A computed fold for a 483-nucleotide part of an RNA from an uncultured bacterium, annotated as small-subunit ribosomal RNA, 5' domain. Its mean pLDDT, the model's own confidence on a scale to 100, is 89. RNAcentral holds the full RNA, with entries from ENA, Greengenes and SILVA.
Context: one part of a larger RNA
RNA sequence: ACGAACGCUGGCGGCAGGCCUAACACAUGCAAGUCGCAGGGGAAGCUGGACUUCGGUUCAGUGGAGACUGGCGCACGGGUGAGUAACGCGUGGGCACCUGCCCUGGGGUGGGGGAUAACCGCUGGAAACGGCGGCUAAUACCGCAUACGCCUUUAGAGGGAAAGCUGAGGCGCCCUGGGAUGGGCCCGCGUUGGAUUAGCUUGUUGGUGGGGUAAAGGCCUACCAAGGCAUCGAUCCAUAGCUGGUCUGAGAGGAUGAUCAGCCACACUGGGACUGAGACACGGCCCAGACUCCUACGGGAGGCAGCAGUGGGGAAUAUUGGACAAUGGGCGCAAGCCUGAUCCAGCCAUGCCGCGUGAGUGAAGAAGGCCUUAGGGUUGUAAAGCUCUUUCGCCCGCGAAGAUGAUGACGGUAGCGGGAGAAGAAGCCCCGGCUAACUCCGUGCCAGCAGCCGCGGUAAUACGGAGGGGGCGAGCGUUGUUC
Numbered sequence: 001a002c003g004a005a006c007g008c009u010g011g012c013g014g015c016a017g018g019c020c021u022a023a024c025a026c027a028u029g030c031a032a033g034u035c036g037c038a039g040g041g042g043a044a045g046c047u048g049g050a051c052u053u054c055g056g057u058u059c060a061g062u063g064g065a066g067a068c069u070g071g072c073g074c075a076c077g078g079g080u081g082a083g084u085a086a087c088g089c090g091u092g093g094g095c096a097c098c099u100g101c102c103c104u105g106g107g108g109u110g111g112g113g114g115a116u117a118a119c120c121g122c123u124g125g126a127a128a129c130g131g132c133g134g135c136u137a138a139u140a141c142c143g144c145a146u147a148c149g150c151c152u153u154u155a156g157a158g159g160g161a162a163a164g165c166u167g168a169g170g171c172g173c174c175c176u177g178g179g180a181u182g183g184g185c186c187c188g189c190g191u192u193g194g195a196u197u198a199g200c201u202u203g204u205u206g207g208u209g210g211g212g213u214a215a216a217g218g219c220c221u222a223c224c225a226a227g228g229c230a231u232c233g234a235u236c237c238a239u240a241g242c243u244g245g246u247c248u249g250a251g252a253g254g255a256u257g258a259u260c261a262g263c264c265a266c267a268c269u270g271g272g273a274c275u276g277a278g279a280c281a282c283g284g285c286c287c288a289g290a291c292u293c294c295u296a297c298g299g300g301a302g303g304c305a306g307c308a309g310u311g312g313g314g315a316a317u318a319u320u321g322g323a324c325a326a327u328g329g330g331c332g333c334a335a336g337c338c339u340g341a342u343c344c345a346g347c348c349a350u351g352c353c354g355c356g357u358g359a360g361u362g363a364a365g366a367a368g369g370c371c372u373u374a375g376g377g378u379u380g381u382a383a384a385g386c387u388c389u390u391u392c393g394c395c396c397g398c399g400a401a402g403a404u405g406a407u408g409a410c411g412g413u414a415g416c417g418g419g420a421g422a423a424g425a426a427g428c429c430c431c432g433g434c435u436a437a438c439u440c441c442g443u444g445c446c447a448g449c450a451g452c453c454g455c456g457g458u459a460a461u462a463c464g465g466a467g468g469g470g471g472c473g474a475g476c477g478u479u480g481u482u483c
């Protein structure tokens, strides 16, 4: 010094922190949606009309739910540290590259087509989920036209686009240049221990042609050459996320990498791609495996290392809370919706800091305790008594800032005013030397103590109790770890 734990004890507040172990398994709820100003359609409800067997049926209007097509988001935010000794990280450079939304410049937005979900009908299945037929829209899909600049090839030439909606304010769409932001890749240097690991390597090292990627490259492939690395430690084994920082120290250094911030990696285990500007994608898909669950036995469903919470492991680590009020994010023109990010509250002396548990006076130096040489000494101004005060807590009332106009979960909180009353609030360790603090009794190498030296066998300042004393104080000790 600590993300601590354990023992004894425990009044209040502020700020912070809180599974270090089983990357063990998870019941339940919530954690990513949103847009009707892209589109088709339209339930309930409401209003009115007609009919009615008084149950209701039907028509028109209004109304707009759930679902569906489509767009954007879901690659952020949040978690964890398993793996990784590596261009992973840190630092300093580099370029053969990409970048949705945003900013800025130039140009354009013409004319057509065929489908499909929803829906309706039939139908399979226990379910999950389907199959067939029919209808339909679009900012979904596909040709044609046009092409400043763009792409391919460069001698000619060839290729490629668009989408509309509107509440009429606007919001969009396509091509293209630049910017910004974010990313990709490459390189120098730095980055744990072991030589009781000394040799390692065949896509291996280089070249050529080709492929692949946004992009350089053995990244991949065919052929050719036989290289490449290593005692300046290759290879192998073990350990480990890295950093800003943190702890310690006069510094140099040593140790460490919780919280906060940056980067990386992972998402039941292993593999794979799809979509997309961006993923090889925690709450997407496919395959395999282990595990759990449902089943009509044919077949299906699932993944908390998100927030809470449960079991288990453990010396040990919290609520199945409130709110979107603020900050920020997604979608939307907006109103707004969503947001276990976040902001708050709850629990825990886990830590740091602050405060309190009273102040003054009070000698008959009371009583009691302990010691005693029996005189006395000590506890000790300590108590009582007297005179005061009211922090914190308690009761009553008022009551914020945080919110630019509206909107406050926190919260009747903080704070302010008033009231009662010394009233509700002290313990823990130690006293042989190191090391600050001594006597009596008990015990008798017993019981026990102990960090080291060492104490205890009949007067023990070292064991146990008591009185007294020392230290720290809402803490005090012990254990563990680091300097």
Base pairs, nucleotide, nucleotide: 001481002480004479005478006477007476008475011355012354013353014352015351016350017348018347019313024311025310026309028308029307030306033072034071035070038069039068045062046061047060048059049058050057051056079266080265081264088191089190090189091188092187093186094185095184097183098182102179103178104177105176106175107174108173109172110144112142113141119134120133121132122131123130124129150159151158152157164171165170192238193237194236199229200228201227204226205225206224207223208222209221210220211219241263242262243261244260245256246255247254248253268289269288270287271286272285291302292301293300294299319345321344322343323342327341328339329338330337331336358388359387360386361385368379369378370377371376392424394419395418396417397416398415402410427472428471429470430469431468432453433452434451438467439466440465441464442463448455449454